The RNA shown here (transfer RNA) has 74 nucleotides and comes from a Myxococcales bacterium. The coordinates come from a structure-prediction model, not an experiment, and the mean pLDDT is 83. Its Rfam family is "tRNA". About the family: Transfer RNA (tRNA) molecules are approximately 80 nucleotides in length. The family's RNA type in Rfam is transfer RNA.
């Protein structure tokens, strides 16, 4: 140098194909139950979806570049 995959909440990851108010489980925090701690319930916080254009009335989702990770083939 070609060619493919990944990037979404503090962690792992769904959601993209098929654009219409961004979710799950752990974690935080409050509370509830216990003599306490643990664990078990309940209720909650958090993320402008890796950057920058495009199309769209609407874009995590489509195009296009770049960035950083991967595998692959010469």
């Nucleotide at each position: 140098g070609g060619g493919c995959c990944c990037a979404u909440a503090g962690c792992u990851c769904a959601g993209c194909c098929u654009g219409g108010u961004a979710g799950a489980g752990c974690a935080g925090u409050a509370g509830a139950c216990u003599u306490u701690u643990a664990a078990u319930c309940u209720a909650u916080u958090g993320g402008c979806c890796g950057u920058a254009g495009g199309u769209u009335c609407a874009a995590a989702u489509c195009c296009u570049a770049c960035u950083g990770g991967g595998c692959u083939c010469a």